Context: one part of a larger RNA
RNA sequence: ACCUCCCUAAGGAACUCGGCAAAUUAGCCCCGUACGUUCGCAAGAAGGGGUCCCUUUCUCUCCGCAAGGAAAGGAAGGGCGCAGUGAAAAGGCUCCUGGGACUGUUUAGCAAAAACACAGGUCUCUGCUGAACUCGAAAGAGGAAGUAUAGGGACUGACACCUGCCCAGUGCCGGAAGGUUAAGGCAAGAGGUUAUUUCCCCUUCGGGGGAGAGAGGCUUCGAACCGAAGCCCUGGUAAACGGCGGCCGUAACUAUAACGGUCCUAAGGUAGCGAAAUUCCUUGUCAGGUAAGUUCUGACCCGCACGAAAGGUGAAACAAUGGGAGCACUGUCUCGGGGAGGUCGUCG
Numbered sequence: 001a002c003c004u005c006c007c008u009a010a011g012g013a014a015c016u017c018g019g020c021a022a023a024u025u026a027g028c029c030c031c032g033u034a035c036g037u038u039c040g041c042a043a044g045a046a047g048g049g050g051u052c053c054c055u056u057u058c059u060c061u062c063c064g065c066a067a068g069g070a071a072a073g074g075a076a077g078g079g080c081g082c083a084g085u086g087a088a089a090a091g092g093c094u095c096c097u098g099g100g101a102c103u104g105u106u107u108a109g110c111a112a113a114a115a116c117a118c119a120g121g122u123c124u125c126u127g128c129u130g131a132a133c134u135c136g137a138a139a140g141a142g143g144a145a146g147u148a149u150a151g152g153g154a155c156u157g158a159c160a161c162c163u164g165c166c167c168a169g170u171g172c173c174g175g176a177a178g179g180u181u182a183a184g185g186c187a188a189g190a191g192g193u194u195a196u197u198u199c200c201c202c203u204u205c206g207g208g209g210g211a212g213a214g215a216g217g218c219u220u221c222g223a224a225c226c227g228a229a230g231c232c233c234u235g236g237u238a239a240a241c242g243g244c245g246g247c248c249g250u251a252a253c254u255a256u257a258a259c260g261g262u263c264c265u266a267a268g269g270u271a272g273c274g275a276a277a278u279u280c281c282u283u284g285u286c287a288g289g290u291a292a293g294u295u296c297u298g299a300c301c302c303g304c305a306c307g308a309a310a311g312g313u314g315a316a317a318c319a320a321u322g323g324g325a326g327c328a329c330u331g332u333c334u335c336g337g338g339g340a341g342g343u344c345g346u347c348g
Stems, first nucleotide, its partner, number of pairs: 001343008010334002014332001019329001027051005036041001038158001052079008061070003080084001092327007100318001104116002120156007133142003159314004164244003169241002171237005178232003184226002189221006196213007245263005272306001273303001284300005
């Protein structure tokens, strides 16, 4: 010097991002216990008192036939110490508030949380010889030895009060008159080939060559017409994906604008909440708390850029959850000091 501990005058969070760490509290019995509340809780709330030993006496329980024995508890009197759960084990408490209802789950080895899950809610798919869906070229298997009070998918996330407007776009569902429309069907027509034949040339008179026409067959194309779903079209649907305005004017102080005008839109944000886990400006403004408060709480509303199942607003209970305040307590600090054990260094 370091590590792990112990003690510390006076003060008591002045430390620090933050009471981190440490200290306080602590068992059992009795008294007593607020707000809030989903009436279960909150609650060991908080806050007090007792606790050892001896003597006497009383009560009750158990064992035993009884004599008696064992255990628990009460009352009175007395004793000692600084201290009686005498050591050890052994809750600090309260108030306000955010988020999440809760018990649970998670990043094995830097994150335990407000993340995930959850009971509950809603939408949607699925009618079963092989459901929908998933795995698998398939066979087959799961779903399920289940059958819509079942199973799959999506979102939300106890409970309470609620969940507004928009279907123009995208998606999904329904509709089928018309438009478009594939393979395919039917097939007008066109081309190729040439039995035959016309003309020309040659000829050994048998025929040969060239140029055209060309039935039938075969073959290559092929218009019109008939062709489904889809799309166009037409309705519905937002707890489907999503969206939910601007400008100008106006009241007898001023200010503001219930009111009016105008443009645009599918419709222009309702209830509730709001400087918020969301507010840039911003340490907004006011109030509270402090001597002093960029945090905190309550309000205001000018919401840069809340808002209703990517749910909105509340809310008791719960927690190794986030923020703020207080009491108690302390070496966190003012500001250090003393001590123990260990490690390290130096000397021997």
Model confidence (mean pLDDT): 87 of 100. This is a predicted structure of a 348-nucleotide part of an RNA (large-subunit ribosomal RNA, domain IV) from a Candidatus Omnitrophota bacterium. Lineage of the source: Bacteria > Pseudomonadati > Candidatus Omnitrophota. It matches the Rfam family "Bacterial large subunit ribosomal RNA". Rfam links the family to the GO terms structural constituent of ribosome and ribosome.